The RNA shown here (c-di-AMP riboswitch aptamer (ydaO/yuaA leader)) has 150 nucleotides and comes from Cytobacillus citreus. It matches the Rfam family "c-di-AMP riboswitch aptamer (ydaO/yuaA leader)". Rfam's curators write: This family represents a conserved RNA structure found upstream of the ydaO and yuaA genes in Bacillus subtilis and related genes in other bacteria. NCBI's taxonomy places the organism under Bacteria, Bacilli, Caryophanales, Bacillaceae, Cytobacillus.

RNA sequence: AAAAAAUCCUUGCUGAAUCUUAUUUUCAGAACGGGGGAACCAAUAAGAUAAACAGAUUGUUUAUCAGGGGUAAAUCUUAACAUCUUGUUAAGAAGGGAUCUCUCAAUCCCUAAUCCGUCAGCUAACCUCGUAAGCAUAUUGAGAGAAGGG
Numbered sequence: 001a002a003a004a005a006a007u008c009c010u011u012g013c014u015g016a017a018u019c020u021u022a023u024u025u026u027c028a029g030a031a032c033g034g035g036g037g038a039a040c041c042a043a044u045a046a047g048a049u050a051a052a053c054a055g056a057u058u059g060u061u062u063a064u065c066a067g068g069g070g071u072a073a074a075u076c077u078u079a080a081c082a083u084c085u086u087g088u089u090a091a092g093a094a095g096g097g098a099u100c101u102c103u104c105a106a107u108c109c110c111u112a113a114u115c116c117g118u119c120a121g122c123u124a125a126c127c128u129c130g131u132a133a134g135c136a137u138a139u140u141g142a143g144a145g146a147a148g149g150g
Base pairs, nucleotide, nucleotide: 011136012135013134014133018030019029020028031131032130033129034128035127036126041121047065048064049063050062051061052060053059054058067119068116069115070114071113075093076092077091078090079089080088081087082086094111095110096109097108098107100145101144102143103142104141105140106139
């Protein structure tokens, strides 16, 4: 001198996931998001396995899972390989993100995860739930604006 790691403060990014009050740091409110839920319209088939209980030829409950549905950008198509019908790889379509905002163009990156448990369309009133988690030097050009500084 450079690189890496850890801690604290600051400034930002993805995301709904922030702010305020009080105190015993519980609760509560605001704000931002999600789900359930009429009429009208739309739609119209039902499960399987295992265990337990009751009782008669079935029923109830619990667990797991086809089907179906929710949060989320995170879906679909084709081909090949592997594998026991799911995974991997490649390409394409579609969707999403890139540091004040919007539009256009190019460039780069992402397309996960999880929940409900046979069931939920839309949906006024109404009911109810969440406020996490993970990151870092912020891509380039043109046009229009905002904010701040001189």